[in-house]
């Protein structure tokens, strides 16, 4: 930057430093802000998207040994027990983001963040 696929009404805030606007962009609201918004930065925390290591589960290989059957076979079918890779699910939360006013603040049309593989 470009397409794809999840997901946005839960949930989580103190110091500090700046000093006027902020809630992405338009039109309409509404709110937040000099008792200092927004942003930086520090600690803290929230959730669980990736990874990761635990449980459970289901089919999949691969090796061992065990039973049945018969045409006795390098033969066939069931369980067992050991590895191995994988999908589910489910609870941790030390890694990689992310997030911590108020459904992505509402309404409208359009978009828009965030994450994960990929070009």
């Nucleotide at each position: 930057u470009c397409a794809u696929c999840a997901u946005c009404c839960a949930g989580a805030g103190c110091g500090g430093c700046u000093g006027a606007g902020g809630g992405a962009c338009c039109g309409g609201g509404c709110c937040c802000u000099g008792c200092g918004a927004c942003g930086c930065c520090g600690c803290g925390g929230c959730a669980a998207c990736c990874a990761g290591a635990g449980c459970g589960u289901g089919a999949c290989c691969c090796g061992a040994g065990c039973u049945g059957c018969c045409g006795c076979g390098a033969g066939u079918a069931g369980g067992u027990c050991g590895g191995g890779a994988u999908g589910c699910g489910u609870g941790c939360g030390a890694g990689g983001u992310g997030c911590c006013a108020a459904u992505g603040c509402c309404c409208g049309a359009g978009c828009g963040a965030u994450g994960a593989g990929g070009a």
Notes
This is a predicted structure of a 119-nucleotide RNA (SAM riboswitch aptamer (S box leader)) from an Acidimicrobiales bacterium. Lineage of the source: Bacteria > Bacillati > Actinomycetota > Acidimicrobiia > Acidimicrobiales. It was read from a public genome assembly, where an Rfam model found it.